[in-house]
Context: one part of a larger RNA
RNA sequence: GAGUAGCGUAAGACAGGUGAGAAUCCUGUCCACCGUAAGACUAAGGAUUCCAGGGGAAGGCUCGUCCGCCCUGGGUUAGUCGGGACCUAAGGAGAGACCGAUAGGUGUAUCCGAUGGGCAACAGGUUGAUAUUCCUGUACUAGAGUAUUGAGUGAAGGAGGGACGCAGCAGGCUAACUAGAGCGUGCGAUUGGAAGAGCACGUCCAAGCAGUGAGGUGAGGACUGAGUCAAAUGCUUAGUUCUGCGCCACCAAGCUGUGACGGGGAGCGAAGUUUAGUAGCGAAGCUAGUGAUGUCACUCUGCCAAGAAAAGCUUCUAGCGUUAAUGAAUACUCUACCCGUACCGCAAACCGACACAGGUAGUCGAGGCGAGUAGCCUCAGGUGAGC
Repeated sequence: GAGUAGCGUAAGACAGGUGAGAAUCCUGUCCACCGUAAGACUAAGGAUUCCAGGGGAAGGCUCGUCCGCCCUGGGUUAGUCGGGACCUAAGGAGAGACCGAUAGGUGUAUCCGAUGGGCAACAGGUUGAUAUUCCUGUACUAGAGUAUUGAGUGAAGGAGGGACGCAGCAGGCUAACUAGAGCGUGCGAUUGGAAGAGCACGUCCAAGCAGUGAGGUGAGGACUGAGUCAAAUGCUUAGUUCUGCGCCACCAAGCUGUGACGGGGAGCGAAGUUUAGUAGCGAAGCUAGUGAUGUCACUCUGCCAAGAAAAGCUUCUAGCGUUAAUGAAUACUCUACCCGUACCGCAAACCGACACAGGUAGUCGAGGCGAGUAGCCUCAGGUGAGC
RNA backbone atom coordinates (compact mmCIF):
# COMPACT_ATOMS: atom_id res chain seq x y z
C1' G A 1 0.00 0.00 0.00
C1' A A 2 -4.46 -0.41 3.90
C1' G A 3 -7.82 -1.12 8.06
C1' U A 4 -8.16 -1.01 1.40
C1' A A 5 -9.76 -5.61 -1.86
C1' G A 6 -12.10 -9.76 -0.02
C1' C A 7 -15.10 -12.97 3.75
C1' G A 8 -16.43 -18.18 -2.41
C1' U A 9 -23.98 -17.98 -6.57
C1' A A 10 -28.63 -18.96 -1.83
C1' A A 11 -33.75 -16.28 3.78
C1' G A 12 -34.36 -15.89 7.72
C1' A A 13 -37.45 -13.99 12.16
C1' C A 14 -38.99 -14.42 17.16
C1' A A 15 -39.26 -16.79 21.98
C1' G A 16 -37.13 -20.00 25.52
C1' G A 17 -32.64 -22.70 27.28
C1' U A 18 -27.40 -23.26 28.32
C1' G A 19 -23.32 -20.37 29.50
C1' A A 20 -18.24 -16.00 32.23
C1' G A 21 -19.65 -14.55 27.39
C1' A A 22 -24.74 -16.02 22.17
C1' A A 23 -26.85 -12.81 15.16
C1' U A 24 -23.95 -17.85 14.69
C1' C A 25 -24.87 -23.73 19.94
C1' C A 26 -29.71 -26.45 21.58
C1' U A 27 -35.26 -26.54 21.65
C1' G A 28 -39.92 -24.61 19.88
C1' U A 29 -43.21 -21.73 16.56
C1' C A 30 -43.58 -19.35 11.98
C1' C A 31 -41.23 -18.31 7.15
C1' A A 32 -38.30 -19.86 2.98
C1' C A 33 -35.44 -23.49 -0.54
C1' C A 34 -34.63 -28.57 -3.29
C1' G A 35 -37.90 -32.43 -4.60
C1' U A 36 -35.11 -37.41 -11.92
C1' A A 37 -32.91 -33.75 -6.05
C1' A A 38 -29.96 -30.14 -2.80
C1' G A 39 -34.10 -37.33 -1.45
C1' A A 40 -32.62 -42.82 -0.93
C1' C A 41 -29.16 -47.12 -2.06
C1' U A 42 -24.42 -48.55 -3.80
C1' A A 43 -19.26 -49.18 -6.70
C1' A A 44 -14.51 -46.68 -6.78
C1' G A 45 -11.76 -43.77 -3.60
C1' G A 46 -10.98 -42.16 1.48
C1' A A 47 -9.55 -44.74 6.27
C1' U A 48 -12.32 -43.86 12.04
C1' U A 49 -14.19 -38.78 9.49
C1' C A 50 -19.19 -43.08 12.83
C1' C A 51 -21.40 -42.84 18.40
C1' A A 52 -21.12 -40.95 23.55
C1' G A 53 -18.95 -37.79 27.34
C1' G A 54 -15.72 -33.70 27.94
C1' G A 55 -12.71 -29.30 25.89
C1' G A 56 -11.70 -24.38 23.26
C1' A A 57 -5.00 -23.12 22.49
C1' A A 58 -4.64 -23.83 17.12
C1' G A 59 -7.82 -25.32 12.43
C1' G A 60 -13.26 -23.06 11.03
C1' C A 61 -12.38 -16.71 5.96
C1' U A 62 -16.68 -13.37 11.60
C1' C A 63 -18.37 -15.52 16.32
C1' G A 64 -18.63 -19.96 18.91
C1' U A 65 -20.88 -22.66 24.84
C1' C A 66 -20.51 -25.65 18.36
C1' C A 67 -17.72 -29.03 14.66
C1' G A 68 -15.62 -33.68 9.71
C1' C A 69 -11.02 -29.81 15.28
C1' C A 70 -8.60 -31.72 20.33
C1' C A 71 -8.91 -35.47 24.60
C1' U A 72 -11.00 -40.01 26.69
C1' G A 73 -14.00 -44.17 26.01
C1' G A 74 -17.12 -47.14 22.65
C1' G A 75 -18.80 -49.05 17.87
C1' U A 76 -18.40 -52.88 12.16
C1' U A 77 -21.35 -59.91 14.74
C1' A A 78 -23.12 -63.77 8.25
C1' G A 79 -23.50 -71.62 6.03
C1' U A 80 -27.36 -68.16 2.48
C1' C A 81 -25.04 -60.59 0.99
C1' G A 82 -19.84 -59.45 -1.89
C1' G A 83 -14.97 -62.17 -2.53
C1' G A 84 -12.08 -67.00 -1.51
C1' A A 85 -12.12 -72.66 -0.33
C1' C A 86 -15.76 -73.55 -8.04
C1' C A 87 -15.09 -72.13 -13.62
C1' U A 88 -13.01 -69.76 -17.48
C1' A A 89 -12.12 -64.51 -21.22
C1' A A 90 -8.75 -60.66 -22.76
C1' G A 91 -4.19 -60.58 -20.68
C1' G A 92 -0.23 -62.54 -17.61
C1' A A 93 3.13 -66.43 -15.62
C1' G A 94 5.23 -70.63 -17.70
C1' A A 95 7.98 -77.36 -16.18
C1' G A 96 10.08 -79.48 -20.34
C1' A A 97 11.06 -77.21 -25.41
C1' C A 98 12.87 -73.65 -29.25
C1' C A 99 15.81 -69.17 -30.13
C1' G A 100 19.66 -65.94 -28.34
C1' A A 101 27.27 -63.10 -26.82
C1' U A 102 25.37 -62.26 -21.54
C1' A A 103 21.00 -60.14 -20.08
C1' G A 104 16.98 -62.33 -22.14
C1' G A 105 12.85 -63.56 -25.90
C1' U A 106 8.94 -66.98 -27.69
C1' G A 107 5.84 -70.66 -26.11
C1' U A 108 3.13 -76.43 -25.20
C1' A A 109 1.04 -78.80 -20.93
C1' U A 110 -0.46 -76.33 -16.69
C1' C A 111 -1.63 -72.28 -13.47
C1' C A 112 -3.24 -67.28 -12.37
C1' G A 113 -6.69 -63.79 -13.83
C1' A A 114 -13.97 -60.88 -13.55
C1' U A 115 -15.71 -56.60 -15.93
C1' G A 116 -18.80 -62.83 -17.34
C1' G A 117 -20.84 -68.29 -15.90
C1' G A 118 -22.21 -71.18 -11.39
C1' C A 119 -24.19 -70.98 -6.31
C1' A A 120 -28.56 -71.88 -0.72
C1' A A 121 -33.03 -66.26 3.29
C1' C A 122 -37.08 -63.83 3.58
C1' A A 123 -40.50 -60.61 6.67
C1' G A 124 -40.55 -57.90 11.03
C1' G A 125 -38.27 -55.96 15.45
C1' U A 126 -34.11 -53.89 18.05
C1' U A 127 -29.04 -49.94 19.49
C1' G A 128 -26.30 -43.84 21.22
C1' A A 129 -23.47 -46.18 17.16
C1' U A 130 -24.35 -52.92 13.32
C1' A A 131 -27.77 -55.60 11.00
C1' U A 132 -30.72 -60.17 4.59
C1' U A 133 -25.05 -60.54 9.95
C1' C A 134 -28.13 -59.73 16.52
C1' C A 135 -33.39 -61.26 18.10
C1' U A 136 -38.47 -63.40 16.76
C1' G A 137 -41.09 -66.25 13.12
C1' U A 138 -40.91 -69.20 8.88
C1' A A 139 -37.18 -71.41 5.22
C1' C A 140 -33.32 -73.32 2.10
C1' U A 141 -28.06 -75.41 0.75
C1' A A 142 -23.89 -78.73 1.48
C1' G A 143 -21.71 -82.41 4.47
C1' A A 144 -21.45 -86.10 8.67
C1' G A 145 -23.81 -89.76 11.92
C1' U A 146 -27.91 -93.17 13.16
C1' A A 147 -32.28 -96.04 11.60
C1' U A 148 -35.28 -98.16 7.65
C1' U A 149 -35.99 -99.47 2.53
C1' G A 150 -33.26 -101.57 -0.99
C1' A A 151 -30.19 -100.73 -5.82
C1' G A 152 -24.07 -102.28 -8.65
C1' U A 153 -21.28 -97.91 -8.87
C1' G A 154 -18.80 -94.85 -12.08
C1' A A 155 -14.17 -90.87 -14.66
C1' A A 156 -9.22 -86.34 -15.01
C1' G A 157 -11.81 -89.97 -20.87
C1' G A 158 -16.35 -89.51 -25.05
C1' A A 159 -20.71 -86.53 -25.46
C1' G A 160 -25.19 -83.32 -24.42
C1' G A 161 -26.10 -78.86 -22.08
C1' G A 162 -24.43 -74.36 -20.29
C1' A A 163 -24.48 -70.98 -25.00
C1' C A 164 -25.29 -65.91 -25.94
C1' G A 165 -26.03 -60.33 -31.85
C1' C A 166 -28.94 -55.95 -33.02
C1' A A 167 -33.47 -53.41 -34.43
C1' G A 168 -38.81 -53.37 -34.34
C1' C A 169 -44.29 -53.91 -32.37
C1' A A 170 -47.86 -57.02 -30.53
C1' G A 171 -49.69 -59.31 -26.24
C1' G A 172 -49.99 -61.25 -20.96
C1' C A 173 -48.80 -59.92 -15.97
C1' U A 174 -47.03 -57.10 -11.99
C1' A A 175 -44.92 -52.88 -9.34
C1' A A 176 -46.65 -48.13 -8.79
C1' C A 177 -50.50 -44.62 -8.87
C1' U A 178 -55.64 -42.62 -9.04
C1' A A 179 -60.85 -42.57 -7.71
C1' G A 180 -64.81 -44.25 -4.52
C1' A A 181 -72.48 -42.34 -1.93
C1' G A 182 -67.25 -48.69 0.02
C1' C A 183 -64.83 -49.68 5.10
C1' G A 184 -62.35 -47.76 9.63
C1' U A 185 -60.44 -43.96 13.14
C1' G A 186 -60.32 -38.91 14.60
C1' C A 187 -62.36 -33.78 14.30
C1' G A 188 -66.04 -29.85 14.44
C1' A A 189 -64.76 -23.87 20.66
C1' U A 190 -64.92 -18.67 18.46
C1' U A 191 -66.40 -16.18 13.66
C1' G A 192 -71.12 -15.00 7.97
C1' G A 193 -72.33 -20.35 6.99
C1' A A 194 -71.43 -25.81 7.88
C1' A A 195 -73.66 -32.68 11.73
C1' G A 196 -74.02 -32.73 5.29
C1' A A 197 -73.20 -37.34 -0.40
C1' G A 198 -68.73 -32.79 5.62
C1' C A 199 -63.18 -32.50 6.56
C1' A A 200 -58.40 -35.04 7.58
C1' C A 201 -55.82 -39.59 7.67
C1' G A 202 -55.46 -44.87 6.76
C1' U A 203 -57.38 -48.51 3.67
C1' C A 204 -50.97 -53.92 3.78
C1' C A 205 -47.42 -58.16 4.04
C1' A A 206 -41.92 -61.69 2.00
C1' A A 207 -38.97 -65.99 1.04
C1' G A 208 -40.37 -70.96 1.15
C1' C A 209 -44.01 -75.04 0.14
C1' A A 210 -48.37 -76.87 -2.77
C1' G A 211 -51.71 -76.13 -6.82
C1' U A 212 -52.82 -73.57 -11.19
C1' G A 213 -50.98 -71.14 -15.34
C1' A A 214 -51.45 -66.23 -20.19
C1' G A 215 -48.05 -67.50 -23.56
C1' G A 216 -43.76 -69.68 -26.17
C1' U A 217 -40.90 -73.82 -28.19
C1' G A 218 -40.50 -78.93 -30.04
C1' A A 219 -41.22 -84.30 -34.60
C1' G A 220 -40.21 -89.09 -32.47
C1' G A 221 -39.09 -94.56 -32.44
C1' A A 222 -36.66 -99.26 -34.39
C1' C A 223 -32.73 -101.91 -37.24
C1' U A 224 -27.98 -101.98 -39.94
C1' G A 225 -23.14 -99.62 -41.29
C1' A A 226 -19.30 -95.88 -40.26
C1' G A 227 -16.87 -92.30 -36.95
C1' U A 228 -15.93 -90.86 -31.86
C1' C A 229 -6.86 -91.74 -30.25
C1' A A 230 -9.27 -97.57 -25.69
C1' A A 231 -14.55 -98.71 -24.95
C1' A A 232 -19.75 -97.48 -25.04
C1' U A 233 -26.30 -99.02 -24.57
C1' G A 234 -23.96 -92.29 -25.11
C1' C A 235 -23.22 -88.67 -29.27
C1' U A 236 -22.70 -87.58 -34.66
C1' U A 237 -23.80 -89.32 -39.45
C1' A A 238 -25.56 -92.55 -43.98
C1' G A 239 -29.33 -96.05 -45.47
C1' U A 240 -34.05 -98.77 -44.61
C1' U A 241 -38.61 -98.75 -42.06
C1' C A 242 -42.79 -97.32 -38.61
C1' U A 243 -45.68 -93.57 -36.13
C1' G A 244 -47.01 -88.38 -35.76
C1' C A 245 -48.55 -82.25 -36.25
C1' G A 246 -50.76 -82.46 -29.82
C1' C A 247 -55.40 -84.09 -25.93
C1' C A 248 -48.07 -84.93 -25.45
C1' A A 249 -43.39 -83.03 -23.50
C1' C A 250 -40.35 -78.87 -21.95
C1' C A 251 -39.82 -73.66 -20.54
C1' A A 252 -42.50 -69.92 -18.23
C1' A A 253 -44.01 -64.53 -15.70
C1' G A 254 -48.09 -64.27 -12.91
C1' C A 255 -52.30 -65.94 -9.95
C1' U A 256 -54.63 -68.93 -5.84
C1' G A 257 -53.97 -71.35 -1.09
C1' U A 258 -50.61 -71.72 2.88
C1' G A 259 -46.87 -69.18 5.46
C1' A A 260 -50.27 -65.71 8.98
C1' C A 261 -54.27 -67.65 15.93
C1' G A 262 -48.09 -64.07 12.91
C1' G A 263 -46.13 -59.22 11.54
C1' G A 264 -47.28 -54.34 10.53
C1' G A 265 -51.01 -50.58 10.92
C1' A A 266 -53.85 -44.52 11.13
C1' G A 267 -54.70 -43.37 15.81
C1' C A 268 -55.04 -43.59 21.28
C1' G A 269 -51.57 -43.20 25.07
C1' A A 270 -49.29 -44.05 30.92
C1' A A 271 -46.48 -44.05 35.62
C1' G A 272 -42.44 -41.15 36.32
C1' U A 273 -39.62 -36.83 34.98
C1' U A 274 -32.38 -33.63 35.18
C1' U A 275 -38.76 -35.89 30.41
C1' A A 276 -42.06 -39.56 26.39
C1' G A 277 -45.49 -39.18 22.10
C1' U A 278 -41.41 -43.65 25.14
C1' A A 279 -43.70 -48.32 27.45
C1' G A 280 -48.40 -50.20 26.37
C1' C A 281 -53.15 -50.71 23.45
C1' G A 282 -54.50 -50.95 18.44
C1' A A 283 -59.60 -50.19 13.79
C1' A A 284 -60.47 -50.98 8.64
C1' G A 285 -57.85 -53.56 5.10
C1' C A 286 -62.54 -53.69 -0.19
C1' U A 287 -64.15 -52.29 -5.35
C1' A A 288 -63.08 -50.03 -10.01
C1' G A 289 -59.66 -47.76 -13.30
C1' U A 290 -54.81 -46.18 -15.41
C1' G A 291 -50.53 -48.85 -16.08
C1' A A 292 -44.72 -49.29 -16.85
C1' U A 293 -38.38 -48.03 -18.93
C1' G A 294 -40.03 -53.97 -14.54
C1' U A 295 -41.15 -59.26 -16.02
C1' C A 296 -42.65 -63.41 -19.44
C1' A A 297 -38.12 -62.94 -22.98
C1' C A 298 -34.06 -61.69 -27.46
C1' U A 299 -40.21 -65.22 -27.06
C1' C A 300 -41.72 -63.60 -32.05
C1' U A 301 -40.72 -60.93 -36.81
C1' G A 302 -36.93 -58.68 -39.56
C1' C A 303 -31.75 -57.57 -40.68
C1' C A 304 -26.34 -58.12 -41.61
C1' A A 305 -21.45 -56.50 -39.56
C1' A A 306 -23.36 -63.25 -38.41
C1' G A 307 -23.00 -62.14 -32.69
C1' A A 308 -17.14 -65.76 -25.75
C1' A A 309 -15.03 -69.75 -23.04
C1' A A 310 -14.90 -73.20 -19.17
C1' A A 311 -16.97 -75.38 -14.91
C1' G A 312 -21.26 -76.71 -12.04
C1' C A 313 -25.35 -80.22 -14.20
C1' U A 314 -27.01 -84.71 -17.23
C1' U A 315 -25.44 -89.06 -19.83
C1' C A 316 -21.98 -93.05 -21.78
C1' U A 317 -18.62 -96.52 -21.07
C1' A A 318 -13.16 -97.71 -19.24
C1' G A 319 -12.13 -98.88 -14.41
C1' C A 320 -13.60 -100.62 -9.55
C1' G A 321 -16.83 -103.98 -6.83
C1' U A 322 -19.43 -108.37 -5.76
C1' U A 323 -21.55 -110.31 0.18
C1' A A 324 -19.47 -105.42 1.50
C1' A A 325 -17.60 -101.25 -0.71
C1' U A 326 -20.20 -97.47 -3.25
C1' G A 327 -24.66 -94.91 -4.46
C1' A A 328 -30.11 -93.46 -3.86
C1' A A 329 -34.73 -92.30 -1.03
C1' U A 330 -37.16 -91.17 3.68
C1' A A 331 -36.92 -89.69 8.96
C1' C A 332 -34.16 -87.69 13.07
C1' U A 333 -29.77 -85.43 15.16
C1' C A 334 -25.43 -82.62 14.38
C1' U A 335 -21.71 -79.59 11.69
C1' A A 336 -20.83 -75.30 8.42
C1' C A 337 -13.92 -72.16 7.63
C1' C A 338 -11.16 -67.22 5.94
C1' C A 339 -11.70 -61.83 4.33
C1' G A 340 -15.19 -57.37 3.87
C1' U A 341 -19.34 -55.21 6.76
C1' A A 342 -18.63 -48.37 11.02
C1' C A 343 -19.10 -43.65 8.21
C1' C A 344 -18.90 -40.16 3.58
C1' G A 345 -20.10 -41.51 -1.24
C1' C A 346 -22.72 -35.48 -7.09
C1' A A 347 -19.59 -34.61 -1.59
C1' A A 348 -17.05 -29.95 3.90
C1' A A 349 -15.02 -37.00 4.31
C1' C A 350 -13.26 -38.96 -3.27
C1' C A 351 -10.05 -36.16 -7.57
C1' G A 352 -9.01 -30.66 -7.86
C1' A A 353 -2.70 -27.21 -2.63
C1' C A 354 -8.63 -24.84 0.48
C1' A A 355 -14.77 -26.83 4.69
C1' C A 356 -12.95 -24.72 -3.61
C1' A A 357 -19.75 -22.11 -7.92
C1' G A 358 -15.33 -27.63 -11.36
C1' G A 359 -15.19 -33.35 -12.10
C1' U A 360 -17.04 -38.40 -10.39
C1' A A 361 -19.65 -45.36 -12.89
C1' G A 362 -24.51 -47.79 -11.56
C1' U A 363 -29.76 -48.38 -9.19
C1' C A 364 -34.66 -46.41 -7.13
C1' G A 365 -36.83 -41.93 -7.95
C1' A A 366 -44.14 -40.07 -5.75
C1' G A 367 -48.50 -36.28 -6.91
C1' G A 368 -51.16 -32.07 -9.98
C1' C A 369 -50.94 -29.87 -15.35
C1' G A 370 -48.14 -32.21 -19.28
C1' A A 371 -45.92 -36.24 -24.96
C1' G A 372 -42.15 -36.12 -21.27
C1' U A 373 -36.99 -38.07 -16.22
C1' A A 374 -38.97 -30.79 -19.81
C1' G A 375 -40.98 -26.69 -16.96
C1' C A 376 -43.80 -24.76 -12.48
C1' C A 377 -45.80 -26.01 -7.67
C1' U A 378 -45.81 -29.76 -3.95
C1' C A 379 -45.24 -35.79 -1.01
C1' A A 380 -41.66 -38.72 1.53
C1' G A 381 -37.15 -36.96 2.83
C1' G A 382 -33.50 -33.13 3.17
C1' U A 383 -31.86 -27.96 3.80
C1' G A 384 -31.54 -22.27 5.31
C1' A A 385 -24.93 -22.53 2.63
C1' G A 386 -19.72 -20.29 8.84
C1' C A 387 -19.81 -12.90 8.61